[in-house]
This is a predicted structure of a 162-nucleotide RNA (Lysine riboswitch aptamer) from uncultured Sporofaciens sp.
Its Rfam family is "Lysine riboswitch aptamer". Its family is annotated with lysine biosynthetic process in the Gene Ontology. Rfam's curators write: Riboswitches are metabolite binding domains within certain messenger RNAs that serve as precision sensors for their corresponding targets.
RNA sequence: UGAUAGAGGUGCGGAUUUCAAGAGUAACGAAUAAGCGAUAGCGUGGGAAACUGCUUAUUCGGGAAAGGGGAAUCUGCCGAAGGAAUGACAUCUCCUAAGAGUUAUUCCUGGGACGUAGUCAGAAUAUGCUGCGGACUGUCACAUCAGUGGAGCGCUAUCGGA
Numbered sequence: 001u002g003a004u005a006g007a008g009g010u011g012c013g014g015a016u017u018u019c020a021a022g023a024g025u026a027a028c029g030a031a032u033a034a035g036c037g038a039u040a041g042c043g044u045g046g047g048a049a050a051c052u053g054c055u056u057a058u059u060c061g062g063g064a065a066a067g068g069g070g071a072a073u074c075u076g077c078c079g080a081a082g083g084a085a086u087g088a089c090a091u092c093u094c095c096u097a098a099g100a101g102u103u104a105u106u107c108c109u110g111g112g113a114c115g116u117a118g119u120c121a122g123a124a125u126a127u128g129c130u131g132c133g134g135a136c137u138g139u140c141a142c143a144u145c146a147g148u149g150g151a152g153c154g155c156u157a158u159c160g161g162a
Stems, first nucleotide, its partner, number of pairs: 001160006009078001011077009028061009040052002045096003081109009091100002110137002114133006121127001139150004
């Protein structure tokens, strides 16, 4: 230096099934009351179109779903994978903004958990993201007594080349 094969462990992704929650919530229908009323209402982040009635509250009827979570099974793997920023596409929508999706570049993270602050979304104290914290754990270097430090383009093994 090249190739191959491996290790870390509540290890990282994907799919299917199922369970709980979402929720007796939303849509929808009826009654009552109040308000607005076509230069209005609704629609929306903002507009346009469509509609002609609409909104709010209470009561009755009615009755979901998604994302996210637990468990099991299967499967691809060990920069597994995840995230941030910027750009492109115009895929979703009538336009636009945003979001989601795909993709390119740069940067960050060894790993999982816990605590804490904030934040998008969210029903949520779950989950995600960002920052901080002290431990644990794997690896290498230094040290030898305890420990200290680094990062996965790393580490270990084997086989080659120089």